[in-house]
Context: one part of a larger RNA
RNA sequence: ACCGGCGAGUUAUGAUAUGUAGCGAGGUUAAGCUUGAAGGAGUGAAGCCAAAGGGAAACCGAGUGUUAAGAGCGCGAAUAAGUUACAUAUUGUAGACCCGAAACCAGGUGAUCUAGCCAUGUGCAGGUUGAAGUCUAUGUAAGAGUAGAUGGAGGACCGAACGAGGGAGUGUUACAAAACUCUUCGAUGACGUGUGGCUAGGGGUGAAAAGCCAAACGAACCUGGAGAUAGCUGGUUCUCCCCGAAAUAGCUUUAGGGCUAGCGUUAGCAGAAGAAAUUUAUGAAGGUAGAGCACUGAAUGUGUGAGGGCCACACCUCGUGGUACUGAUCCCAAAUAAACUCCGAAUGUCAUAAAUGGAUAGCUAGCAGUCAGACACUGGGUGAUAAGGUCCAGAGUCGAGAGGGAAACAGCCCAGACCGCCAGAUAAGGUCCCAAAAUAGAUGCUAAGUGGCAAAGGAAGUGGGGGCGCACAAACAGCUAGGAGGUUGGCUUAGAAGCAGCCACCCUUUAAAGAGUGCGUAACAGCUCACUGGUCGAGGACUUUUGCGCCGAAAAUGUAGGGGGCUAAGCAUACUGCCGAAGCUGCGGGAUAUGUGCUAGUGAGUAUAUAUCGGUAGGGGAGCGUUCCAUACGGGGUGAAGCCGAACCGCGAGGUCGCGUGGACUGUAUGGAAGUGAGAAUGUCGGC
Numbered sequence: 001a002c003c004g005g006c007g008a009g010u011u012a013u014g015a016u017a018u019g020u021a022g023c024g025a026g027g028u029u030a031a032g033c034u035u036g037a038a039g040g041a042g043u044g045a046a047g048c049c050a051a052a053g054g055g056a057a058a059c060c061g062a063g064u065g066u067u068a069a070g071a072g073c074g075c076g077a078a079u080a081a082g083u084u085a086c087a088u089a090u091u092g093u094a095g096a097c098c099c100g101a102a103a104c105c106a107g108g109u110g111a112u113c114u115a116g117c118c119a120u121g122u123g124c125a126g127g128u129u130g131a132a133g134u135c136u137a138u139g140u141a142a143g144a145g146u147a148g149a150u151g152g153a154g155g156a157c158c159g160a161a162c163g164a165g166g167g168a169g170u171g172u173u174a175c176a177a178a179a180c181u182c183u184u185c186g187a188u189g190a191c192g193u194g195u196g197g198c199u200a201g202g203g204g205u206g207a208a209a210a211g212c213c214a215a216a217c218g219a220a221c222c223u224g225g226a227g228a229u230a231g232c233u234g235g236u237u238c239u240c241c242c243c244g245a246a247a248u249a250g251c252u253u254u255a256g257g258g259c260u261a262g263c264g265u266u267a268g269c270a271g272a273a274g275a276a277a278u279u280u281a282u283g284a285a286g287g288u289a290g291a292g293c294a295c296u297g298a299a300u301g302u303g304u305g306a307g308g309g310c311c312a313c314a315c316c317u318c319g320u321g322g323u324a325c326u327g328a329u330c331c332c333a334a335a336u337a338a339a340c341u342c343c344g345a346a347u348g349u350c351a352u353a354a355a356u357g358g359a360u361a362g363c364u365a366g367c368a369g370u371c372a373g374a375c376a377c378u379g380g381g382u383g384a385u386a387a388g389g390u391c392c393a394g395a396g397u398c399g400a401g402a403g404g405g406a407a408a409c410a411g412c413c414c415a416g417a418c419c420g421c422c423a424g425a426u427a428a429g430g431u432c433c434c435a436a437a438a439u440a441g442a443u444g445c446u447a448a449g450u451g452g453c454a455a456a457g458g459a460a461g462u463g464g465g466g467g468c469g470c471a472c473a474a475a476c477a478g479c480u481a482g483g484a485g486g487u488u489g490g491c492u493u494a495g496a497a498g499c500a501g502c503c504a505c506c507c508u509u510u511a512a513a514g515a516g517u518g519c520g521u522a523a524c525a526g527c528u529c530a531c532u533g534g535u536c537g538a539g540g541a542c543u544u545u546u547g548c549g550c551c552g553a554a555a556a557u558g559u560a561g562g563g564g565g566c567u568a569a570g571c572a573u574a575c576u577g578c579c580g581a582a583g584c585u586g587c588g589g590g591a592u593a594u595g596u597g598c599u600a601g602u603g604a605g606u607a608u609a610u611a612u613c614g615g616u617a618g619g620g621g622a623g624c625g626u627u628c629c630a631u632a633c634g635g636g637g638u639g640a641a642g643c644c645g646a647a648c649c650g651c652g653a654g655g656u657c658g659c660g661u662g663g664a665c666u667g668u669a670u671g672g673a674a675g676u677g678a679g680a681a682u683g684u685c686g687g688c
Base pairs, nucleotide, nucleotide: 002687003686004685005684006683011094012093013092014091015090016089017088018087019086020085021084022083023082026049027048028047032043033042034041035040053060054059063075064074065073066072097235098234100232104225105224106223107222108221109220115199116198117197118196119195120194121193122192123191124189126158127157128156129154133150134149135148136147137146138145162186163185164184166183167182168181169180170179201217203213204212205211238623239622240621241620242619243618248261249260250259251258252257262370263369264367265366266365267364268363269362277356278355279354280353281352282351283350284349290343291341292340296337297336300333301332303330307326308325309323310322311321312320313319373398374397375396377394378393379392380391381390382389403414404413405412418589419588420587421586423585424584429579430578431577432564433563434562438576442573443572444571445570451566457551458550461548462547463546464545465544466543467542470539478535479534480533481532482531484508485507486506489503490502491501514529518527519526590613591612592611593610594609595608596607597606598605599604624677626674627673628672629671630670631669632668633667634666635665642661643660647656648655649654
């Protein structure tokens, strides 16, 4: 892991609501007492609730309080049903559905581990060094000193026992909950060690690491308070039927919790003289989209040109003129705005009316859950007109929704699954093969495997349309010939001769030829072009628009449109078939709600019609099964329960029956009471 057993909304007492029953302007007893074998019966009116309220109260009373008040106003009456018991649901108080802390407090137990201290014992092979002192000699006036012996000091040296634990390896379900091997350090000391004793939990002890205080100490362990508390995590056990959410607002020491509202469900009431909703008509408010520049703000240009600056003249002062400077105002033109508006929709909203509609709306009461939402589209804020970003609004899906499509793919497209069928027609999407259905037909386009990722930008790719020149009086391209003179134009320059630069850009000869298009030279030269003749002989140049393509184009396991493959099996346009879902239809069956008929008659059954039957949290309804109790009726050694496994019944939980096994109990009906249903809790106990 698995299998089996056990394992979680209970009980007491109050409250509220609903249901049933009793009595009813009343309802009801509690303790106690009497009685009975007991269940129970009787008695018991104290008390409680209701029948009257108002006021703080005195008090008054269908009124009362306030007040000076016959006012006004507040709360009441008039409009009236309660109460007792039982059951169910929810809730208060209790551990209150179950398991789970870390902690807090009290009383005790611990210094046989370890820390420090006290008392009393004990241990330290061997080797080395050689302090003070002493003696002798020497030295001196006496000393100091010097030398040699002697001596045996030391948190001295080397190194066993003993102690430690710095380094490495092994070990790591170990030999071991700290060891082993090699190595290393101390080894007469602040040394090691035996025995006995002392200090105790906010306390001890500590050469101080918050170390140690019996293998886990930033506050030991044991027992108790105790089922501490846990707005947190996990778990919470049978079936079927009906409905079915929310992830929002406000407040919150509040933000992963709560309360009220919103949205769900159940019952009742009211409503059928017709609520919601939809459509149409009419009316109303509004300042968004758009638009505009009339206001406000920002902003551009032309004209005008106040004022200022600068220049010239004048100067004692006043001033006069000019201006390629700046520039107000005004006119004109063209534009801009979430916090501009002379204007101004659509949609939405409100009101009224009519039609459709048929309770989906409203009110009261019981019970909830929800307060982390997600994505795609549209209108916006924020961000970077970033994000599978974030925050609003509108409608959608998922959430709580299965089925078909999108290769696979909660949120996209189609479509909302009561059950069955080897029936039909469809949606989205498809129709060569994988793989159901067109290797369908028509007209074009694409040559890039474009299709089957991407931009600025680039290009005589190719199809369609338009415009404008040129052209048999010969265009365009090619080939051939010319392309000259004044002149090396003037200037500049070392030079400048068509071709560094500046200025000008004429005239002549001509069929034509620039005071020169480019290359070139130091400057010339040289080549070439414009322009013209000839040759050739039919279209050609430019521009614009549009369809489909091309380049731009580098990524990490292996090609990669889902694949094979495709020149259509790609793209565009229109068209005809077919395939394709749990949607729709057909056939058969079931359930729920409502209406109607029939039967029975307080609940129901049956037939029929219509509508409905996805579903998490959650609300409501109806049932199955287990143990025990009461009453009635049974079964059982001619074989009970239990076990095994065929058949049958029930939508299901489940039930029935025969064989075998088993060997002594057990069932049905109607009620009642619960230790009442197991797959999950790192559940718990046992087996394995």
Model confidence (mean pLDDT): 86 of 100.
This is a predicted structure of a 688-nucleotide part of an RNA (large-subunit ribosomal RNA, domain II) from Acholeplasma sp.
NCBI's taxonomy places the organism under Bacteria, Bacillati, Mycoplasmatota, Acholeplasmatales, Acholeplasma.
Rfam family: Bacterial large subunit ribosomal RNA.